Purine riboswitch aptamer from Oceanobacillus salinisoli, 102 nucleotides, folded computationally. It matches the Rfam family "Purine riboswitch aptamer". Rfam links the family to the GO term purine nucleobase biosynthetic process. Rfam describes the family as follows. Riboswitches are metabolite binding domains within certain messenger RNAs that serve as precision sensors for their corresponding targets. Allosteric rearrangement of mRNA structure is mediated by ligand binding, and this results in modulation of gene expression. A class of riboswitches that selectively recognises guanine and becomes saturated at concentrations as low as 5 nM. In Bacillus subtilis, this mRNA motif is located on at least five separate transcriptional units that together encode 17 genes that are mostly involved in purine transport and purine nucleotide biosynthesis. It has also been shown that some members of this family are specific for adenine instead. For this family Rfam cites "Riboswitches Control Fundamental Biochemical Pathways in Bacillus subtilis and Other Bacteria" (Mandal et al., Cell, 2003). Lineage of the source: Bacteria > Bacillota > Bacilli > Caryophanales > Oceanobacillus. It was read from a public genome assembly, where an Rfam model found it.

RNA sequence: AUUUAAUAAUUGAAUAGUCUUCAUAUAAAUUUGGAAAUAUGGUCCAAAAGUUUCUACCAAACUACCGUAAAUAGUUUGACUAUGAAGCACAUGAUAAGAUUU
Numbered sequence: 001a002u003u004u005a006a007u008a009a010u011u012g013a014a015u016a017g018u019c020u021u022c023a024u025a026u027a028a029a030u031u032u033g034g035a036a037a038u039a040u041g042g043u044c045c046a047a048a049a050g051u052u053u054c055u056a057c058c059a060a061a062c063u064a065c066c067g068u069a070a071a072u073a074g075u076u077u078g079a080c081u082a083u084g085a086a087g088c089a090c091a092u093g094a095u096a097a098g099a100u101u102u
Stems, first nucleotide, its partner, number of pairs: 001015005019087007026056001030048006041066002050057001058078007
């Protein structure tokens, strides 16, 4: 939201959607070409690739490295998308973790 039962009203049931959590996929990896910057810099475009898989393939921070050259590296944190499963409310108690305050 729809349908349905009952009713003075409250209410109940079913279906679908949203939302949340968990699981799988993918590591928000990897590779190549072109252009661009230069220790106050380290970027941009395109293609491939990965999934019984459509889409996406970025952002922030920290550390290192490169003595002016053409090349970056590592770590941490944060989603979307696809599929599947689960899910109520109130009260009390216990345990664990996190956040905030003193």